[in-house]
Context: one part of a larger RNA
RNA sequence: UGACGGGGGCCCGCACAAGCGGUGGAGCAUGUGGCUCAAUUCGAUACGCGAGGAACCUUACCAGGGUUUGACAUGCUGGCAGUAGAAGCCUGAAAGGGUAACGACCGGUAUCCAGUCCGGUACCAGCACAGGUGCUGCAUGGCUGUCGUCAGCUCGUGUCGUGAGAUGUUGGGUUAAGUCCCGUAACGAGCGCAACCCUUAUCUUCAGUUGCCAGCAAGGCGCAAGUCGUUGGGCACUCUGAAGAGACUGCCGAUCAUAAGUCGGAGGAAGGCGGGGAUGACGUCAAGUCCUCAUGGCCUUUAUACCCUGGGCUGCACACGUGCUACAAUGGCCGGUACAGAGGGUCGCAAAACCGCAAGGUCCCGCUAAUCCCUUAAAACCGGUCCCAGUUCGGAUUGAGGUCUGCAAUUCGACCUCAUGAAGUCGGAAUCGCUAGUAAUCGCGCAUCAGAACGGCGCGGUGAAUACGUUCCCGGGCCUUGUACA
Numbered sequence: 001u002g003a004c005g006g007g008g009g010c011c012c013g014c015a016c017a018a019g020c021g022g023u024g025g026a027g028c029a030u031g032u033g034g035c036u037c038a039a040u041u042c043g044a045u046a047c048g049c050g051a052g053g054a055a056c057c058u059u060a061c062c063a064g065g066g067u068u069u070g071a072c073a074u075g076c077u078g079g080c081a082g083u084a085g086a087a088g089c090c091u092g093a094a095a096g097g098g099u100a101a102c103g104a105c106c107g108g109u110a111u112c113c114a115g116u117c118c119g120g121u122a123c124c125a126g127c128a129c130a131g132g133u134g135c136u137g138c139a140u141g142g143c144u145g146u147c148g149u150c151a152g153c154u155c156g157u158g159u160c161g162u163g164a165g166a167u168g169u170u171g172g173g174u175u176a177a178g179u180c181c182c183g184u185a186a187c188g189a190g191c192g193c194a195a196c197c198c199u200u201a202u203c204u205u206c207a208g209u210u211g212c213c214a215g216c217a218a219g220g221c222g223c224a225a226g227u228c229g230u231u232g233g234g235c236a237c238u239c240u241g242a243a244g245a246g247a248c249u250g251c252c253g254a255u256c257a258u259a260a261g262u263c264g265g266a267g268g269a270a271g272g273c274g275g276g277g278a279u280g281a282c283g284u285c286a287a288g289u290c291c292u293c294a295u296g297g298c299c300u301u302u303a304u305a306c307c308c309u310g311g312g313c314u315g316c317a318c319a320c321g322u323g324c325u326a327c328a329a330u331g332g333c334c335g336g337u338a339c340a341g342a343g344g345g346u347c348g349c350a351a352a353a354c355c356g357c358a359a360g361g362u363c364c365c366g367c368u369a370a371u372c373c374c375u376u377a378a379a380a381c382c383g384g385u386c387c388c389a390g391u392u393c394g395g396a397u398u399g400a401g402g403u404c405u406g407c408a409a410u411u412c413g414a415c416c417u418c419a420u421g422a423a424g425u426c427g428g429a430a431u432c433g434c435u436a437g438u439a440a441u442c443g444c445g446c447a448u449c450a451g452a453a454c455g456g457c458g459c460g461g462u463g464a465a466u467a468c469g470u471u472c473c474c475g476g477g478c479c480u481u482g483u484a485c486a
Stems, first nucleotide, its partner, number of pairs: 001486002003483003007480007015470002019434005026325008034316002042050002061311007070129001074128006085102001088099004105120004131300002134298003140294002142289003145285001147283001152191006158167003171182003197277004202245007211235002216232003219228003248271001251265005327427001331386006343374003348367002353362003393424001398419007440462007
């Protein structure tokens, strides 16, 4: 100087407390360990993680079949017209192997033309070499996680100390903050904090093939009331998207040291960082990744390379993590009936109509999209029914029949219909999330993708309770103290 302490002081954080909802019990989905296996590819203190999507492919694993200058790159030497290639045929599971009608290209020379000749491409033989998801993340780059969006980490000069170092950065206040003020042998500065960026909440201006009868006219439907942007017409409103305004403790009062600030109030769409995002200091963990990529060294070279068929990554006594669905009446079922946002669409999204109980099918209008489509949001609301039961709860499992994608759904896809109807009556010890448009709950979309989400990433609808407080648990910051630790 640090680190540590079941030392002290001050302070913070969904850390505890106060609340709400879960997990741990059940079934299923998914990942992991273990076991098994010819193989159940590999990595990860991780475990709906790499993987934003394993039937083949992917694929790295296994069995079997095959290739050897190689699936791919560059160079050298020699050869190179019935040559390279190649329909078809034979063999084969395919890859591959064999045979083969037919049958080349570019430039130059020369020319009436031509594979006459020369050179090149391609090809063949050979040689250098290719190849490796083989090893080492403890040889590395790059990227990433974590402490932690915690408030810290340092430097120059000066001063103090023999020196390691100290001071500054400590102290008194204050803040979300080493934020700011005051004091001060320190005075300044850098990386962080904050601000600058994006988005959201209000208003103004500009713009108007979305929106509007708001005000006018026409038309369709309707007895009428009315209704339909359908047409003319118009940008008022909504909206879209560009430029601005707006919030700064600016104003008032109190308080404090007349400071920084704190508390209350006014005005305001918004008030003291308005909400959310992006942004991650010096460093720690020889943290993670040689299987994204790059790369040193080592290893391999008729195999640890390459191609193919089939299998495996989906196995199942068991254990754990993360989720979904439930155990019901604030509910289930049936009928009626409202209201979103954000996205995607030409190898695509697909209306209406018709067929089918349905999954879906037929046929195609429209749309390269504020125009058309995906797209009826669901919970909610209104009415009916069930009457507390293993039930009209719950839906696992199994049987049968189908639909779709795809060369192909047996191992091993999703969905539909009928039948079947398991466990489960709120979950031990323990444990997780959340402080507001949050939790809880409800649906919708997208990426990946032929097909294949209960996962991931987004979007909106409905919409709470509680926080006395900081004694205690966990983590962290500053000061101080002890130490036989470095």
Molecule: small-subunit ribosomal RNA, 3' major domain
Organism: metagenome